[in-house]
Molecule: Bacterial RNase P class A
Organism: Sphingomonas sp.
RNA sequence: CCAGAGGGCCGGGCGGCCGCGGGUGCGCAAGCACGCGAGGAAAGUCCGGGCUCCAUGGAACGACGGUGCCGGGUAAUGCCCGGCGGGGGCGACCCCAGGGAAAGUGCCACAGAGAGCAGACCGCCAACCGGCCUUCGGGCGAGGGGCAAGGGUGAAAGGGUGCGGCAAGAGCGCACCGCGCGACCGGCAACGGAAGCGGCACGGCAAACCCCACCGGGAGCAAGACCGAAUAGGGGCGCCACAUGGGCCAUGUUCCGGCCCCGGCGCCCGGGUUGGUUGCUUGAGCGGCGGAGCGAUCCGUCGCCUAGAGGAAUGGUCGCCCAUCGCCGAAAGGCGAGGACAGAACCCGGCUUACAGGCCCUCUGGCAGU
Numbered sequence: 001c002c003a004g005a006g007g008g009c010c011g012g013g014c015g016g017c018c019g020c021g022g023g024u025g026c027g028c029a030a031g032c033a034c035g036c037g038a039g040g041a042a043a044g045u046c047c048g049g050g051c052u053c054c055a056u057g058g059a060a061c062g063a064c065g066g067u068g069c070c071g072g073g074u075a076a077u078g079c080c081c082g083g084c085g086g087g088g089g090c091g092a093c094c095c096c097a098g099g100g101a102a103a104g105u106g107c108c109a110c111a112g113a114g115a116g117c118a119g120a121c122c123g124c125c126a127a128c129c130g131g132c133c134u135u136c137g138g139g140c141g142a143g144g145g146g147c148a149a150g151g152g153u154g155a156a157a158g159g160g161u162g163c164g165g166c167a168a169g170a171g172c173g174c175a176c177c178g179c180g181c182g183a184c185c186g187g188c189a190a191c192g193g194a195a196g197c198g199g200c201a202c203g204g205c206a207a208a209c210c211c212c213a214c215c216g217g218g219a220g221c222a223a224g225a226c227c228g229a230a231u232a233g234g235g236g237c238g239c240c241a242c243a244u245g246g247g248c249c250a251u252g253u254u255c256c257g258g259c260c261c262c263g264g265c266g267c268c269c270g271g272g273u274u275g276g277u278u279g280c281u282u283g284a285g286c287g288g289c290g291g292a293g294c295g296a297u298c299c300g301u302c303g304c305c306u307a308g309a310g311g312a313a314u315g316g317u318c319g320c321c322c323a324u325c326g327c328c329g330a331a332a333g334g335c336g337a338g339g340a341c342a343g344a345a346c347c348c349g350g351c352u353u354a355c356a357g358g359c360c361c362u363c364u365g366g367c368a369g370u
Base pairs, nucleotide, nucleotide: 001366002365003364004363005362006361007360008359009358010357012321013320014319015318016317017316018315020037021036023034024033025032026031039341043352044351046350047349048348049347050346051220052219053218054217064216065215066214067213068212069083070082071081072080073079084098085096086095087094088093099211100210104209105208106205107204108203121151122150123147124146125145128144129143131140132139133138159177160176161175162174163173164172178200179198180197181196184193185192186191224278225277226276227275234269235268236267237266238265239264240263245261246260247259248258249257285304286303287302288301289300290299291298292297322339324337325336326335327334328333
């Protein structure tokens, strides 16, 4: 210098003027002054918690949903860290829903003879049975049969290579490689190593059912709490009115009687709409230093306060500068454009997704020079 890998950070800056939302102080008030005011994702609402209300006697089992190598971290997690195993890359490194397929069920498209208690389509075989010929030595021929070696199909066809063997073949036998089991050794564990044993069984799929282990009440700040008029409506008491009507007093109709209701006025009580207050921002908080740990993280100490709105503020404009882009120019430079994704709504921890441009650190491979 070129190509790449991992991680962290910024994501316009300064100033003037005019505004907006909270806070504090002063002021009788109008108002004035000071200070604060979006993000790394505020997003998706996908996980996990805090908080609140509702439900719930406890435990076990079952159902449903989720998670799924091991160890650690954490309030907790499906997150993070460190390992293990598998795969990819020359490498730095990256990726993995990564328990169980010798408990059972199911599936394996197309092609193919056969796809799971394997399979004769092409092919190979005359040792056996049967046939034909014979000079009686044998020969011919795949009818009965034998064969998984070769061809072909497929993602996958019941280990591979070689030698022996055989009628032809075949772990049928043997050597090596592979595979399975594995005493024992190392490791907390996942797992790694491995004497020896076994002719080879146990194809794949569990983001198919299932089995095993572990976890899980529901709803969400529009949660919830408080205050609370006017009008209308509910209840209670008192007074007035008791005329008409209605209901009840077991029974159809009628009559009599009793009780209650329907009306007006006054007082009181409770619920509750619009509304107001609260929940509301001091918190698993942020920063510095020191310590423990490979690390996630934890411990100690010092310092700081950093939006709280409620149709919802966080904006506009001007000047200078910076990154970037376009045009002109040989150059110096000039002119113009112009700032990524996006925007709080109870609060945290994660994950995922979006993001113009820029900066820093560590590492890998290559080329050249010293």